Overview
A computed fold for a 78-nucleotide RNA from a Sulfurimonadaceae bacterium, annotated as c-di-GMP-I riboswitch aptamer. The coordinates come from a structure-prediction model, not an experiment, and the mean pLDDT is 84.
[in-house]
RNA sequence: AAUUUGUUGUGCCAAACUUGUUGCGAAGCAAGGACGGAAAAUCAUGGGUCUUAGUUUUAAGACAGCCAGAUUGCCAAA
Numbered sequence: 001a002a003u004u005u006g007u008u009g010u011g012c013c014a015a016a017c018u019u020g021u022u023g024c025g026a027a028g029c030a031a032g033g034a035c036g037g038a039a040a041a042u043c044a045u046g047g048g049u050c051u052u053a054g055u056u057u058u059a060a061g062a063c064a065g066c067c068a069g070a071u072u073g074c075c076a077a078a
Stems, first nucleotide, its partner, number of pairs: 003078004012037002017032006035065001041071003045068003048063006
């Protein structure tokens, strides 16, 4: 350095809900709050779910804490 396994240690993130705010909406952001997570870090590439407008075909968005994939990372052991 690489691979595999995981959380012993040090730590990290933060569901639902509440308040404020942005948005037609799904939902996002901030604060509080912890259900949980060994990548619950990043990416909308492929599926999937959802929203809006249509509805013959579809179009534009949202969700990565839905699944797969790609990229990157800390510690320990083998």
The sequence was found by an Rfam model in a public genome assembly. Taxonomically the source falls in Sulfurimonadaceae (Bacteria, Pseudomonadati, Epsilonproteobacteria, Campylobacterales). Its Rfam family is "c-di-GMP-I riboswitch aptamer". About the family: GEMM was predicted in a large-scale screen for bacterial structured RNA regulatory elements.